[in-house]
RNA sequence: UGCUUAUCGAGAGUGGUGGAGGGAAAGGCCCUGCGAAACCACAGCAACCGGCCAUACGGCGUCAGGUGCUAAUUCCUGCCGAAAGGCAAAGAUGAGGG
Numbered sequence: 001u002g003c004u005u006a007u008c009g010a011g012a013g014u015g016g017u018g019g020a021g022g023g024a025a026a027g028g029c030c031c032u033g034c035g036a037a038a039c040c041a042c043a044g045c046a047a048c049c050g051g052c053c054a055u056a057c058g059g060c061g062u063c064a065g066g067u068g069c070u071a072a073u074u075c076c077u078g079c080c081g082a083a084a085g086g087c088a089a090a091g092a093u094g095a096g097g098g
Stems, first nucleotide, its partner, number of pairs: 001098001003096006013042005021031003026077003043070003047067003050063003053059001074090001078087003
């Protein structure tokens, strides 16, 4: 970087450096000098992989090792539908092969 697949309504922050952006893209709407992005330290959450326990064929159990994550449903937005809801597209994360 590309393919396949699963999940995405829950959960989780303090300090330091920094100094104006950020929330993927577009349009909204938000966050932000009561300090954005990024980096560092420690902490936390528990989605997947992993360990342990359980296994009645299987858990909304436990640990926090590997990734990841720690504003708002993936912040909203397409199509069907009266609505509830469902299905897509794109994205994010994990896993498995290139």

This is a predicted structure of a 98-nucleotide RNA (SAM riboswitch aptamer (S box leader)) from a Desulfuromonadaceae bacterium. Its Rfam family is "SAM riboswitch aptamer (S box leader)". Rfam describes the family as follows. The SAM riboswitch is found upstream of a number of genes which code for proteins involved in methionine or cysteine biosynthesis in Gram-positive bacteria. Gene Ontology term of the family: regulation of gene expression. The sequence was found by an Rfam model in a public genome assembly. The organism belongs to Desulfuromonadaceae, within Bacteria.